Overview: FMN riboswitch aptamer (RFN element) from Saccharopolyspora elongata, 132 nucleotides, folded computationally. Its mean pLDDT, the model's own confidence on a scale to 100, is 82. The source organism's lineage runs through Bacteria, Actinomycetes, Pseudonocardiales, Pseudonocardiaceae and Saccharopolyspora.
[in-house]
RNA sequence: GUGCGCUCCGGGGUCGGUGAAAAUCCGAACCGGCGGUGAAAGUCCGCGAACCGGCGCCUCCACGCGGAGGUGUCGGCCGAUCCGGUGGAAUUCCGGGACCGACGGUGAAAGUCCGGAUGAGAGGCAGCGCAC
Numbered sequence: 001g002u003g004c005g006c007u008c009c010g011g012g013g014u015c016g017g018u019g020a021a022a023a024u025c026c027g028a029a030c031c032g033g034c035g036g037u038g039a040a041a042g043u044c045c046g047c048g049a050a051c052c053g054g055c056g057c058c059u060c061c062a063c064g065c066g067g068a069g070g071u072g073u074c075g076g077c078c079g080a081u082c083c084g085g086u087g088g089a090a091u092u093c094c095g096g097g098a099c100c101g102a103c104g105g106u107g108a109a110a111g112u113c114c115g116g117a118u119g120a121g122a123g124g125c126a127g128c129g130c131a132c
């Protein structure tokens, strides 16, 4: 170095207001997975997760149609940025102003609480082991 196996790897609710009740509303606060890129990105181009559907398999209930859960695979869906400056080059840096954030739950509506999840997973010049 190459191949295989295993491991690791996501952040954030604080203060005040209203109220019977809010970390969910209102005012302020806080957070930003992975690869790429003429130069460093939550908002560019992609990926993952989540969500939805088809098909296969497994488990349970019903043992007739069927229903519930899990899993594999294929497909779908998949949010949000402008202005100025520097520069050879930046929607990535600097200054300023904006914006976005799955599903289920909840005394009241959630990016930040609880749950699936001690899960899954992109990816890694990360760690360990084996082989060459």
Base pairs, nucleotide, nucleotide: 001132002131003130004129005128006127007126008124009123014028015027016026017025029112030111031101032100033047034046035045036044042099043098051076052075053074054073055072056071057070058069059068060067061066081097082096083095084094085093103115104114105113